c-di-GMP-I riboswitch aptamer from uncultured Longimicrobium sp., 81 nucleotides, folded computationally. The model forms 100% of the base pairs in the Rfam consensus. The RNAcentral record of the sequence draws on MGnify.

């Protein structure tokens, strides 16, 4: 300078984003989703339950979405022992 957890309050299906409030920490905790890891699955696909069926409910799978305060990389960059 910068803002974590938490609260408020508004976007989002969530994940998480923005504003305010509040400081755990950060010498890049500045920017950028490029690479790797990580989150979330509304929709969709697959089974399972209840059922005649449909609704509904539970697993799985899958990001075109999220996190730069998860790690690389990339730009730019404050005093100055």
């Nucleotide at each position: 300078g910068c803002a974590a957890a938490c609260c408020c309050g508004u976007c989002g299906a969530a994940a998480g984003g923005c504003g305010g409030g509040g400081a755990c920490g950060c010498a890049a905790a500045g920017c950028u989703a490029c690479g790797a890891g990580g989150c979330u699955a509304c929709c969709g696909c697959g089974g399972g339950g209840c059922c005649c069926u449909c609704a509904c409910c539970c697993c799985g799978c899958a990001a075109c979405g999220c996190c730069a305060g998860u790690c690389g990389a990339g730009c730019c960059g404050c005093c100055g022992a």
It matches the Rfam family "c-di-GMP-I riboswitch aptamer". Its family is annotated with cyclic-di-GMP binding in the Gene Ontology. From the family's description: GEMM was predicted in a large-scale screen for bacterial structured RNA regulatory elements.